């Protein structure tokens, strides 16, 4: 440096379908099926104390959490 793995980013249901993956063929800007954590942050040496604490993720719905108003 690359890849993989692990943790976190509140949870669930439904719809669509890009990428990816699987299969097929006439091999193409092809077809069928699946398909909305694929993104961000941190970690892969140990101990103690204090303070603070992300951003984002198609559409619809439900719940949870926080704030304000009635």
């Nucleotide at each position: 440096c690359c890849a993989u793995c692990c943790g976190a980013g509140g949870a669930g249901c439904g719809u669509u379908g890009c990428a990816g993956c699987a299969c097929c063929c006439a091999u193409g800007c092809g077809g069928u099926g699946u398909g909305a954590g694929g993104c961000u942050c941190g970690g892969a040496a140990c101990c103690u104390a204090c303070a603070g604490c992300a951003a984002c993720g198609a559409c619809g719905c439900u719940c949870a959490c926080c704030c304000a108003c009635u």